Model confidence (mean pLDDT): 83 of 100.
This is a predicted structure of a 75-nucleotide RNA (transfer RNA) from an Alphaproteobacteria bacterium.
Its Rfam family is "tRNA". The family's RNA type in Rfam is transfer RNA.
The sequence is in RNAcentral, with records from ENA.
The source organism's lineage runs through Bacteria, Pseudomonadati, Pseudomonadota and Alphaproteobacteria.

[in-house]
RNA sequence: GCCGUAAUAGCACAGUGGUAGUGCAAUCGCCUUGUAAGCGAUAGGUCGGGGGUUCGAAUCCCUCUUACGGCACCA
Numbered sequence: 001g002c003c004g005u006a007a008u009a010g011c012a013c014a015g016u017g018g019u020a021g022u023g024c025a026a027u028c029g030c031c032u033u034g035u036a037a038g039c040g041a042u043a044g045g046u047c048g049g050g051g052g053u054u055c056g057a058a059u060c061c062c063u064c065u066u067a068c069g070g071c072a073c074c075a
Stems, first nucleotide, its partner, number of pairs: 001071007010024004018055001026042005048064005
């Protein structure tokens, strides 16, 4: 330098055009003599940045950033 993959809640991930979700963690409650476990509820997101297409974009297109992988080049 070229190609590919990934970036979504504190963490791990799902969602591939039509209201952003699950598990764990957190908070509150139930249960317990008490703690853990178990059960129930709540909160937490401008979906990596910018632009475009569309009635509508996490999802499609362009560009940039970061991480990982492959290929090439170099003295």